[in-house]
C1' cells in the first nucleotide's frame, strides 16, 4: 500500500496478501564452472580403522633391520697335488657369534598428552559483555647477574623361578643415568628483625694446536643443557560497578546466615573453614520459588528506533557414559590419564576382567531432513628433537548434494507460400508466427588431441665473506652456483579439430496480481493465502490452445522481521467504538512558585584509554567479470579517566509572598447525628344512622355483605410517610438529603488584608464512607408487597389484569461492598470571543425602585475559534498546555474455570487457557417497516341502489377416476382464462395398424407430362391390377413445373429449460411521481433542487428559498360525441312547386330541413363580484349548446414482481432420429361420492298470460343474405324476385302504451328432469349438436358467516347485432331504448402519495432473533483413585579420597653411631566430611480416570416468541425469590424510551 464487516459511507478494529531472509524440507525438472555450506531430531547406542607422540646429542641396553670387517661351522664352482682313499686352494653362498657403525622393539629418564579437535547437557549467575581493581601464580621464550665443585644409596629393563583362562600381580638376584638423596658453597633470594637462620645444580655432543696422561682421558673451545635470583613477555586465578529472559494465580527468604576478633587453609583476598562474640543480612527499584535458556562479536529484518536470532567464522564459559574424588604437574580436579559408585555393552575356564566416537570417516536408531570407513603432510600451524626427521582425521585437497550465492551456455542473421498441424471463429478469418522449414554464418561450454604456469619458501652439496675461537677446525650467519621437495593433477590457462551439432523447465492466468478462450463436469468431482468458486452456457474445478512471470531452476510447506502507528521511546488511545477505580483521605513514589550565593550529581564541550580480529560501509587491488579474496580508511552511536562551563534540573545556605494555610467580621443552605412535638390521609376497633348491595374490570369472576357490608357521623388505637411551598432551586466527596422545635457538629462562600512562609499537587499498596436488595440478633408491623393461593385472559399463561397475602419495607446493633454507583467524561493548575437566565455574597450609581452597572462563588441555555469518525463539546471543554494516578489492545469462550484473599451465607475481588469465527462494533446516510405521529387522495369506508354466497341449470377449475381424461394459467394480477366456438378434422393425449431421406424444404441421378376414370382387398392409411391422356419453352443438345424410384447431405419434434433469451403481455397505476447538468453544503455515503406556506385531478401553479435550469411522466396536441357555419347532394331527404297512388319520395324537380362526410367556428377562469398575501387559486354569477380537464377513448414515467408465455412466433443449449418424427381408424379432451369461481333462469302481481298498438342504433351479406307467394301448430320446407349493398335482404326491436284475465297459491309463478314425435347442418349427431311440437312439471317462497359492482345518461332494466362458425352461446365484443337513489363526512377497514420519528431490518416484518430439549462432534473444568518427574525436610548407610589422630607391623640414602635407636617413609586402624543407596511425612508438576458440569460448532429437528417499532406489559443495571424454556415478579437506580400535553429557557420574524 491492497483485499475483507455495509444496500452504500466514514471511523474503530481484527484477519489476510504483496517484500526480504533461511544450516531448510517436499513436488516437478535438470547442461557447465567458481565460491561457500552440509544431523537444527536421540548430550541415543556404537562394529572397524585412524585422531599424541617424540628424543639414542640423558641412560642401561640389543628383540628386529641395514652396512662393513674378522675368524669359525656347513656347502662349494675352479685350480694344484695325489698313494686315487684323499689332501690343499678356494671365488661364492649360508648359519651362528663377537666387537664396530647406522639404527632401534620393550624399559629408566626428559618434554609434550591442560594445546589442537568436538558437541551445547547443565548454568538466569561461581556465566557472558563492558569498564575498572589488588592480595597473586606463570613450563617453554627474551634480557640480566651469579654458579654448574665433591660424594652416596637404589629401582626398572635383563635374568630367575613360579600364580592366573586372561588382564596382570608377586618372589629372589644384578645394573646405568640429565632418575633419587645428603653434605659443601650463596652475589642476589626466603624467614625473623638488625643479630641471626635456611636453601641449589647434571651433564651430553662436536672439534682441536700446544701441555699432561694410569692411554680411558685430562685440558681448551663451541653448542645444547642444569641451578639460584631479578625483570619482561605470554597465559591464568581472584574482586568490584553497570548491563544481560518470563511468571506475583511465587511475598516474604536466610543460621555459616550478616558482621567482628583470633586461628587454620590457599599461589592469593575472603565464612573459604573453625572457635568465640553480636543479631544481623536480602526484599515491591521484585528477595525466595517455578519455567525456559550457553553468552558475545555478529546474523536477519527494519527509514530508523526496535524486533527475532546466536548454524558456518572468531572470543569466553561449561561439559566429555552418569555421580563423586583426588594424584601428577608451571598449568587439570584432566575427551583418546587414575580411583570409587551406578547403568549399559563385551570377554570368561565363572574365580575374575575389559570399555566409553559430544575427535575424523563410518554403522544402527530417531527423523521431513544433512555427505567418503578418500589422498597428503607438498603448503600453513603444532609436539618432540642440535638437526636430518618423526607424528599430526589440526590443516591442505579431492569425492557426494542445484543447499545457497555468482557467472556462462542451450545458438546468430535472413526467411511470407504468412506452409502444414493445433486452437478459436461472426465461417469472412484470426492466432500459434519469422516461430518452423529453407538459405548463409559462428563454435563459448561440453567432446577429442597437443602444449602448459603458479602455489617452492626450505633442506642438502660446494664456493666466497662475517662472528666465535689459539685455530684455516666445529658451529652460527650472509651471499652465489648446483642439486632438489607438489596430495591436489589428465590443475588453472592456451592452441588445434569437427559439427547447430550434446544441453529447458516450473508455476500462474476471478480480484488483490502481470496474464483469456474452448471443451468436459453439474453444490458432484474438486479448488482455496483472504474474499470466495462449483446447483447445465464456470476466464475460479479437470483437460487443451493461447498468454504472463521467473529461468537451471520453479513452486509448495515451515520459520523470522516487515507491512502492523496492531503495545505507539521515536509513535496510539479511554463521552457513545475496548478502555476513568462508586467516592474520598492518605503512605511510599513521582512532580513542584519568586530572588540570590555555593556546589558540580544530572547536563554540555574538549582530551586520553579502551571498544579483539572477521563482518557491515567507503576507496583501491587480485582472480577475463561477478560471487569470492585482499589492502587501507571510516565506523563500532558504549564504558572509564581527566580538564573546562554553570544556563536549566538536583543538592545546600540565605531571603520573598502571588500557591497553600491560620486568625477577624458576616451570609445562605432538605449537610450530618441525637431527642422531642405536630397535622392530613390509609387501615383496624367501638358506637350511632341506614339498607342491599359493595368492590373490581376491556368485560367479568374470585372476594366482602341481611351474623347488616359499602356509604355517613363521632370516638379510640397503631405504624409509616411528610401534600401545597417546590424551582434544569439549595447542600454534600460520592451514595444521598425535604413537616416543625431544640442540642451537638462538618464544610462552603463573601469582605478587609493581620500572621506563617512553599507548608503544595497527585497518589501504587493501605484506610474510611458507600443506593437498593440480601444476611444475623432483638423489636415493630398501618399501608405496600417478592414467594404463595384463588379468579380471569389464552391454543397454553408457571405472565401482563383482578381479589387476597408472607418475608421484606420501619427501628437498634453487626455484616455485605455491589448498581445504567452515569455527566457512561479521574484529580489539580494555568490560558482562550460573546449573549441570555437563575442561587448566595459584596461594591458603586442615581430617578431610591419589581431599578441599573460592576465583581465573586455556584448552577443552566445558546454560540465563535478550536477539537471530533460523526453525533456533538465549546471558560462547568470532549479547546490549548503541564503534573500524577487508573484503565484498554478483535468477537465469542468469560468476568467463566483453577488457585489465592475476604464473607455466616448469598457471593465479592484478583483472573486465564484450550477451542472457535472473519468478523464483532460506533456514528451518520438512503430505503423498507412499525399493533409511532401529522397532512392528503381513491366506490377505500360511510350514505344508497342492485347483486353473489341458499335453488336448478350453463361454464371454468381443483380433486378423484381413466388406456387417455393432452398441455399451459393457479393471492389481488389463475378459475365463461389461452379456446372469436373439441361429433370427424381441430388434437398436441390413449389403443391398434402402418412408413423410414420421410407428411414438409434444398441439392444429385434415373424414369415418366401432369392429371382423370372405374375395379379388387382392407377400418382406413395402404397394396394390387386396368383404361385414358401425352401439354409448355427450345439454339433441338435440352430446359421449367409436376409425378414415381434411388443414394446421402439432411428434414422433422405442441420433446426439456420462460431460472439462458428476444418479442409481447399482466400488475402496482392513469398513482404523481422518477431523474439529470451546473452550483452549493458534507471527510463521505449523500443532501440541496424535489423541503416549507398556500393551491390543484396533478412535482398543477404561485410565493418563499443556495440554488438555477432541464429531461421522462401530468396537462395539451389525436379520435368519437354535444352546438353552429360552410361545401357537396346519391342509393339518403321532401319545406315549397307539379304529377300519381287504395297507400308509400312512387315520379318530375328541389338543395331549404334531417342526414351523410370533408373543412371551419366555439371554452380561454376570457368577463363581473367576493375570499386570498397586491400571487397562484378557490367560491358565486353573467353570457353560452357546452364552464372550470364538458363526457368518453387511445395514450401507461423510472422501476417492482427471476410475474406470465420455448404450446402464437423467433431463438441459445440439451435430448429423440425404423422414433419423442409421419400417416390412418376408433376412443379421449364431454368421466363424477365431492369442493370452489364466474354466469343464466327464477322464486312472482312494479308480475304471469292473451289480444291490439308505437318508437331505435350499430352491424353483416355471393361457398352469402335471402323477399313476395304456397305448405306445416312449429322447427322448417318449397319457391325463386332483389342485392357485390345509405338502393335488396337479415329485420318482426323489446321493455313501453291500450284493453282482458289470474288474486298470493309451490300457483295460469318457476321451468329442471324425463318420455314420445320431429326439423336442420353435416361423410357421420351412439359416446357427444342445436332447435321444434305434445306430454311431464323437480328444486326454489329473496338466501348463514362472509363478500362484489356502481357517483349520471351511471346503476338497474329491455331488447338488437357481430366475430368465431357446416352446425353448435346463458360466454365475449358492440349497439341503442327506458332510466334512478345517495355522498353528513374522513373516526375506522383496504390501497396509495408527502413530511417526520424509532429500528439490532437491507432477500428489507412473509424481516431479524432468544433460550431449553433431542442428535452428532470437538476442546475443556470437577472427580474416588492411579503411573511418572522435580524438590524441601527428618533418619539410615557411609565407597574412593585428601586432612586430622594413632601404632600390632615393615623400612636403602640423613643424624647419631655401631646388638639397639631417632627423624622421615610405607602399610594398617580410626574420626569428622561426603557421592550413590534405603526409608518416613510433605510440596509441586505432567499424564490417565468410572461418572459428571457448563462451553463451542453443526442440514431444512421439537417447544414457545424474550429482544429489535411504543416489538404489542418500554428496555436495561444491581439484587432477591419463582418458573419447561426464552423469562416473570418485588425493591432501588438509569435513558442508551416512543407518543401526547404542560412548564421553563433559547432562537428567528
Nucleotide at each position: 500500500g491492497a483485499g475483507u464487516u455495509u444496500g452504500a459511507u466514514c471511523c474503530u478494529g481484527g484477519c489476510u496478501c504483496a517484500g526480504a531472509u533461511u544450516g531448510a524440507a517436499c513436488g516437478c525438472u535438470g547442461g557447465c564452472g567458481g565460491u561457500a555450506g552440509g544431523c537444527c531430531u536421540a548430550a541415543c547406542a556404537c562394529a572397524u580403522g585412524c585422531a599424541a607422540g617424540u628424543c639414542g646429542a640423558a641412560c642401561g641396553g640389543u628383540a628386529a633391520c641395514g652396512g662393513a670387517c674378522c675368524g669359525c661351522u656347513g656347502g662349494g664352482a675352479u685350480u694344484c697335488c695325489u698313494u686315487c682313499g684323499g689332501g690343499a686352494u678356494g671365488a661364492c653362498c649360508u648359519u651362528g657369534g663377537u666387537g664396530c657403525c647406522g639404527a632401534c622393539g620393550a624399559g629408566u629418564g626428559g618434554c609434550g598428552g591442560a594445546c589442537g579437535g568436538g558437541g551445547g547437557a547443565g548454568u538466569a549467575a561461581u556465566g557472558c559483555a563492558u569498564a575498572g581493581g589488588a592480595a597473586u601464580c606463570u613450563a617453554c621464550c627474551u634480557a640480566a647477574u651469579a654458579g654448574u665443585g665433591g660424594g652416596g644409596g637404589a629401582c626398572a629393563a635383563c635374568c630367575u623361578g613360579g600364580g592366573g583362562a586372561a588382564a596382570u600381580g608377586g618372589u629372589g638376584a644384578u645394573u646405568a643415568a640429565u632418575a633419587c638423596c645428603g653434605a659443601a658453597u650463596a652475589c642476589g633470594c626466603c624467614c625473623c628483625a638488625u643479630g641471626g637462620g635456611g636453601g641449589a645444580a647434571a651433564g651430553u655432543g662436536g672439534a682441536g694446536g700446544a701441555c699432561c696422561u694410569u692411554c680411558g682421558g685430562g685440558c681448551u673451545u663451541c653448542a645444547c643443557g642444569c641451578u639460584a635470583u631479578u625483570a619482561g613477555a605470554u597465559g591464568g586465578g581472584c574482586c568490584u560497578g553497570c548491563g544481560u529472559a518470563g511468571g506475583a494465580u511465587u511475598a516474604g527468604c536466610u543460621u555459616g546466615u550478616u558482621g567482628g576478633u583470633g586461628a587454620g587453609g590457599u599461589a592469593a583476598u575472603g565464612g573459604c573453614u573453625c572457635a568465640c562474640c553480636a543479631a544481623g543480612g536480602c526484599a515491591a527499584c521484585g528477595a525466595u520459588c517455578c519455567u525456559u535458556a550457553g553468552c558475545u562479536g555478529g546474523u536477519u529484518u527494519g527509514a530508523g528506533a526496535g524486533g527475532a536470532u546466536g548454524a558456518u567464522c572468531a572470543g569466553c564459559c561449561a561439559c566429555a557414559c552418569u555421580g563423586g574424588g583426588a594424584c601428577u604437574g608451571a598449568g587439570a580436579c584432566a575427551c583418546g590419564g587414575c580411583c570409587c559408585a551406578g547403568a549399559c555393552u563385551c570377554c570368561u575356564a565363572c574365580g575374575g576382567g575389559a570399555g566409553g566416537c559430544a575427535g575424523c570417516a563410518g554403522u544402527g536408531g530417531g527423523g521431513a531432513a544433512u555427505a567418503u570407513u578418500g589422498c597428503a603432510c607438498a603448503a600453513u600451524g603444532g609436539g618432540c628433537g642440535c638437526a636430518a626427521g618423526c607424528c599430526u582425521g589440526a590443516u591442505g585437497c579431492a569425492g557426494c548434494c542445484a543447499u545457497a550465492c555468482c557467472g556462462c551456455g542451450u545458438g546468430u542473421g535472413u526467411g511470407a507460400a504468412g506452409a502444414a498441424g493445433g486452437c478459436c471463429u461472426u465461417a469472412g478469418g484470426g492466432u500459434u508466427g519469422u516461430a518452423a522449414a529453407g538459405c548463409a554464418c559462428u563454435u563459448u561450454c561440453a567432446g577429442u588431441a597437443g602444449g602448459g604456469a603458479g602455489g617452492a619458501a626450505a633442506g642438502c652439496u660446494u664456493g666466497u665473506g662475517g662472528c666465535u675461537u689459539a685455530a684455516u677446525a666445529c658451529g652460527c650467519u650472509a651471499u652465489a652456483a648446483g642439486u632438489g621437495u607438489g596430495a591436489c593433477g589428465u590443475u588453472a590457462c592456451c592452441u588445434a579439430c569437427a559439427g547447430a551439432a550434446g544441453a529447458a523447465g516450473g508455476a500462474c492466468c476471478g480480484g488483490c496480481u502481470a496474464a483469456c478462450u474452448c471443451c468436459g463436469u453439474g453444490c458432484c468431482a474438486g479448488c482455496a493465502g483472504c474474499c470466495g468458486c462449483g446447483g447445465u452456457a464456470a476466464u475460479a474445478c479437470g483437460g487443451a490452445g493461447g498468454g504472463u512471470c521467473c529461468g537451471a531452476g520453479c513452486g509448495u510447506u515451515a520459520a523470522u522481521c516487515g507491512g502492523a502507528a496492531u503495545u505507539a521511546c521515536u509513535g496510539g488511545g479511554c463521552g457513545u467504538a475496548a478502555a476513568g477505580c462508586g467516592u474520598a483521605c492518605g503512605u511510599a513514589g513521582g512532580u513542584g512558585g519568586u530572588u540570590u550565593g555555593u556546589u558540580a550529581a544530572g547536563u554540555u564541550g574538549g582530551a586520553u584509554g579502551u571498544g579483539a580480529a572477521a563482518g557491515c560501509c567507503c576507496a583501491g587491488g587480485g582472480c577475463u567479470c561477478a560471487a569470492c579474496c585482499u589492502u587501507g580508511g571510516a565506523a563500532c552511536u558504549g564504558c572509564a579517566u581527566u580538564c573546562a562551563a554553570a544556563a536549566c534540573u538536583g543538592a545546600u545556605g540565605a531571603a520573598c509572598u502571588a500557591g497553600a494555610g491560620u486568625a477577624u467580621g458576616g451570609u445562605a443552605g432538605a449537610g450530618g447525628a441525637g431527642u422531642g412535638u405536630g397535622g392530613a390521609a390509609u387501615u383496624u376497633c367501638c358506637u350511632g344512622u341506614g339498607u342491599a348491595g359493595c368492590g373490581g374490570u376491556g368485560a367479568a369472576a374470585u372476594g366482602c355483605g341481611u351474623a347488616g357490608a359499602u356509604a355517613u357521623a363521632g370516638g379510640a388505637a397503631g405504624g409509616a410517610a411528610c401534600a401545597c411551598c417546590a424551582g434544569u432551586g439549595g447542600c454534600g466527596a460520592a451514595g444521598g438529603c425535604g413537616a416543625c422545635a431544640c442540642u451537638c457538629u462538618g464544610g462552603a462562600c463573601c469582605a478587609a488584608a493581620a500572621c506563617u512562609g512553599a507548608c503544595g499537587c497527585u497518589g501504587a499498596g493501605g484506610u474510611g464512607c458507600g443506593a437498593a436488595a440480601g444476611c444475623g440478633u432483638g423489636g415493630g408491623g398501618a399501608g405496600c408487597a417478592a414467594a404463595c393461593a384463588g379468579g380471569a385472559u389464552u391454543a397454553g399463561a408457571u405472565a401482563c389484569c383482578c381479589u387476597g397475602g408472607u418475608a421484606g419495607u420501619c427501628c437498634a446493633c453487626g455484616c455485605c461492598g455491589u448498581a445504567a454507583a452515569c455527566g457512561a467524561u479521574g484529580u489539580c493548575u494555568a490560558c482562550u470571543a460573546g449573549c441570555c437566565g437563575u442561587u448566595g455574597g459584596g461594591a458603586g450609581a442615581c430617578u431610591u425602585g419589581a431599578u441599573c452597572u460592576c465583581u465573586u462563588a455556584g448552577u443552566g441555555g445558546c454560540g465563535c475559534a478550536g477539537c471530533u469518525a460523526a453525533c456533538g463539546c465549546g471558560a462547568u471543554a470532549a479547546g490549548u498546555a503541564g503534573a500524577c494516578c487508573g484503565c484498554c489492545u478483535g468477537g465469542g469462550g468469560a468476568g467463566u474455570a483453577c488457585g489465592g484473599u475476604c464473607g455466616c451465607a448469598a457471593g465479592a475481588u484478583u483472573a486465564a487457557a484450550a477451542c472457535u469465527c472473519a468478523a464483532a462494533g460506533g456514528a451518520a446516510u438512503u430505503g423498507a417497516c412499525g399493533g409511532g405521529g401529522g397532512c392528503c387522495c381513491g366506490c377505500a369506508c360511510a350514505a344508497g341502489c342492485g347483486g353473489u354466497g341458499g335453488a336448478g341449470c350453463a361454464u371454468g377449475u381443483g380433486g378423484u377416476u381413466u388406456a387417455a381424461u393432452u398441455c399451459g394459467a393457479u393471492g389481488c394480477a389463475a378459475c365463461g382464462c389461452g379456446a372469436a366456438g373439441a361429433a370427424c378434422c381441430u388434437u398436441a393425449c390413449c389403443u391398434g395398424c402402418c412408413c423410414u431421406u420421410g407428411a414438409c424444404a434444398u441439392c444429385c441421378u434415373c424414369g415418366g407430362a401432369a392429371g382423370g376414370g372405374a375395379c379388387c382387398g382392407g377400418a382406413a392409411a395402404c397394396g394390387g391390377a386396368c383404361c385414358u391422356g401425352u401439354g409448355c419453352c427450345u439454339u433441338c443438345g435440352g430446359g421449367a413445373a409436376c409425378c414415381g424410384a434411388g443414394a446421402g447431405a439432411c428434414a422433422g419434434g405442441u420433446g426439456c429449460u420462460g431460472c439462458a433469451u428476444g418479442g409481447c403481455u399482466g400488475u402496482c397505476g392513469u398513482c404523481a411521481g422518477c431523474u439529470c447538468g451546473u452550483g452549493u453544503c458534507g471527510u463521505g455515503a449523500g443532501a440541496u433542487g424535489u423541503u416549507g406556506g398556500g393551491u390543484u385531478a396533478a412535482g398543477u401553479c404561485c410565493c418563499g428559498u443556495a440554488a438555477c435550469g432541464a429531461g421522462c411522466g401530468c396537462a395539451a396536441c389525436c379520435c368519437c360525441u354535444a352546438u353552429c357555419c360552410u361545401u357537396a347532394g346519391u342509393u339518403g331527404c321532401c319545406a315549397g312547386c307539379a304529377c300519381g297512388u287504395a297507400a308509400u319520395g312512387g315520379u318530375g324537380g328541389g338543395a331549404a330541413c334531417u342526414c351523410u362526410a370533408g373543412g371551419g367556428a366555439g371554452a380561454c377562469u376570457g368577463c363581473c363580484g367576493g375570499u386570498g398575501a397586491c400571487a397562484a387559486a378557490c367560491c358565486g354569477g353573467a353570457g353560452g349548446a357546452a364552464g372550470g380537464u364538458g363526457g368518453g377513448g387511445a395514450u401507461g414515467a423510472c422501476g417492482u414482481c427471476a410475474a406470465g408465455u420455448c404450446a402464437u412466433c423467433a431463438u441459445g443449449g440439451c435430448c429423440c432420429u425404423u422414433a419423442u418424427g409421419a400417416g390412418u381408424a376408433g376412443g379421449g379432451c364431454u368421466a363424477c361420492a365431492c369442493a370452489c369461481g364466474u354466469g343464466c333462469u327464477a322464486c312472482a302481481a312494479u308480475g304471469g298470460u292473451c289480444g291490439g298498438u308505437a318508437c331505435a342504433g350499430a352491424g353483416g351479406g355471393u361457398u352469402g343474405c335471402c323477399a313476395a307467394g304456397c305448405c306445416g301448430c312449429g322447427a322448417g320446407g318449397u319457391g325463386g324476385a332483389g342485392c357485390u349493398a345509405a338502393u335488396c335482404c337479415c329485420a318482426g326491436a323489446a321493455a313501453g302504451c291500450c284493453g282482458g284475465u289470474c288474486g298470493u297459491a309451490g300457483u295460469c309463478c318457476g321451468g329442471a328432469u324425463u318420455g314420445g314425435a320431429g326439423u336442420c347442418u353435416g361423410c357421420a349427431a351412439c359416446u357427444c349438436g342445436a332447435c321444434u311440437c305434445c306430454a311431464u312439471g323437480a328444486a326454489g317462497u329473496c338466501g348463514g358467516a362472509a363478500u362484489c359492482g356502481c357517483u349520471a345518461g351511471u346503476a338497474a332494466u329491455c331488447g338488437c347485432g357481430a366475430a368465431u362458425c357446416a352446425g353448435a352461446a346463458u360466454g365475449u365484443c358492440g349497439c341503442g331504448g327506458u332510466g334512478a337513489a345517495u355522498a353528513c363526512g374522513u373516526u375506522c377497514c383496504c390501497g396509495g402519495g408527502c413530511c417526520u420519528u424509532g429500528u439490532a431490518c437491507a432477500c428489507a416484518c412473509c424481516g431479524c432473533c432468544c433460550g431449553u430439549c433431542a442428535c452428532a462432534u470437538c476442546a475443556u473444568g470437577g472427580g474416588a483413585a492411579u503411573u511418572g518427574g522435580u524438590u524441601c525436610u527428618g533418619c539410615c548407610c557411609g565407597a574412593a579420597g585428601g586432612u586430622g589422630g594413632u601404632g600390632c607391623g615393615c623400612u636403602a640414602a640423613c643424624c647419631a653411631g655401631u646388638u639397639g635407636g631417632g627423624a622421615g617413609g610405607u602399610c594398617g586402624c580410626u574420626a569428622a566430611c561426603c557421592a550413590c543407596u534405603u526409608u518416613g511425612u510433605g510440596a509441586u508438576u505432567c499424564a490417565u480416570g468410572a461418572c459428571u458440569g457448563g462451553g463451542g460448532u453443526g442440514a431444512a429437528g421439537u417447544c414457545g416468541u424474550a429482544a429489535c417499532a411504543a416489538g404489542g406489559u418500554a428496555g436495561c443495571c444491581g439484587u432477591a425469590g419463582g418458573g419447561g424454556a426464552c423469562c416473570c415478579u418485588g425493591c432501588g437506580g438509569c435513558u442508551g424510551g416512543a407518543u401526547c400535553a404542560c412548564c421553563u429557557c433559547c432562537u428567528u420574524u
About this RNA
This is a predicted structure of a 1549-nucleotide RNA (small-subunit ribosomal RNA) from an uncultured prokaryote. Model confidence (mean pLDDT): 84 of 100. It matches the Rfam family "Bacterial small subunit ribosomal RNA".